[in-house]
RNA sequence: GGCUCCCUGGCGGAAUUGGCAGACGCGCUCGAUUCAAAAUCGAGUUCCGAAAGGAGUAAGGGUUCGAGUCCCUUGGGAGCUA
Numbered sequence: 001g002g003c004u005c006c007c008u009g010g011c012g013g014a015a016u017u018g019g020c021a022g023a024c025g026c027g028c029u030c031g032a033u034u035c036a037a038a039a040u041c042g043a044g045u046u047c048c049g050a051a052a053g054g055a056g057u058a059a060g061g062g063u064u065c066g067a068g069u070c071c072c073u074u075g076g077g078a079g080c081u082a
């Protein structure tokens, strides 16, 4: 250099038939329990905003009524190959 694949909350990882984004787990916060802790249980946990609402899937653009998903360019990573 060429080819293939991957990139989603703090972390792992779903949503692959294009139709409610973030299920589930870990972590964290608060509470219950305990003399105190561990364990266990309950609730919460992307960002902006007073709210209404808006934004957000590596970055930008395109297709579409609708994109995490399809197409193009760029960036980063992994594998194979000369």
Base pairs, nucleotide, nucleotide: 001081002080003079004078005077006076007075010026011025012024019065027045028044029043030042031041032040046055047054048053058074059073060072061071062070
Record summary: Transfer RNA from a Planctomycetota bacterium, 82 nucleotides, folded computationally. The RNAcentral record of the sequence draws on ENA. Rfam family: tRNA. It is annotated as a transfer RNA. The organism belongs to Planctomycetota, within Bacteria. The coordinates come from a structure-prediction model, not an experiment, and the mean pLDDT is 82.